[in-house]
Model confidence (mean pLDDT): 82 of 100. The part of an RNA shown here (small-subunit ribosomal RNA, 3' minor domain) has 146 nucleotides and comes from a Caldisericales bacterium. Its Rfam family is "Bacterial small subunit ribosomal RNA". Rfam links the family to the GO terms ribosome and structural constituent of ribosome.
Context: one part of a larger RNA
RNA sequence: CACCGCCCGUCACACCACCCGAGUCGUGUGCACCCGAAGUCGGCAACCUCAACCGCAAGGAGAGGACCGCCGAAGGUGUGCUCGGUAAGGAGGGUGAAGUCGUAACAAGGCAGGUGUACGAGAACGUGCGCCUGGAUCACCUCCUU
Repeated sequence: CACCGCCCGUCACACCACCCGAGUCGUGUGCACCCGAAGUCGGCAACCUCAACCGCAAGGAGAGGACCGCCGAAGGUGUGCUCGGUAAGGAGGGUGAAGUCGUAACAAGGCAGGUGUACGAGAACGUGCGCCUGGAUCACCUCCUU
């Protein structure tokens, strides 16, 4: 490069990150229950074993074992919570010289614009109600300056 200007949204294409997401695979963890090793502790009439004590001996006392119980790691079942992987599909966002549709905004942008709200619509948007002037123009009123 100055209206042959600027510029908005849908749609199409490509790439990027994020969000939602049935399901699925895992991490950590809470609770309830099941099972329950080692081991300490407790029980122990009967069973097994034994040098010290008692007894000449048999045996006794005592101890150990076995057995029983409490606690108890790992494991199991169920049910939550947590964090992560993956995922059909879904939603918007960003970016990308020369794609599509229109033209909403910028000059009164050709219906002034904006705003809250409601309804409507391929899209920018449209319409109603209230509000704002960051509206042009014409006339009038008030005030200020010359």